Predicted 3D model of a 72-nucleotide RNA (transfer RNA) from a Candidatus Kerfeldbacteria bacterium. Its Rfam family is "tRNA". From the family's description: Transfer RNA (tRNA) molecules are approximately 80 nucleotides in length.
RNA sequence: GCGGGUGUAGUUCAGUGGUAGAACGCUUCCUUGCCAAGGAAGAGGUCGCCGGUUCGAUCCCGGUCGCCCGCU
Numbered sequence: 001g002c003g004g005g006u007g008u009a010g011u012u013c014a015g016u017g018g019u020a021g022a023a024c025g026c027u028u029c030c031u032u033g034c035c036a037a038g039g040a041a042g043a044g045g046u047c048g049c050c051g052g053u054u055c056g057a058u059c060c061c062g063g064u065c066g067c068c069c070g071c072u
Stems, first nucleotide, its partner, number of pairs: 001071007010024004018055001026042005048064005
């Protein structure tokens, strides 16, 4: 330099056009003499960034950045 994959909650990941979810973690409460375990509720996201298509984009297209793999 060329090609491919990937980027979504603190972490690991779903979501393939119609107002973004799970598990673990975190906060509060219940249960207990305390811890652990269990239960209930809650907070936490400009979906890497910029543009385009569309009535509507996490999703489709272009560019760009980070990471991974391959080729040279």
The sequence was found in a public genome assembly.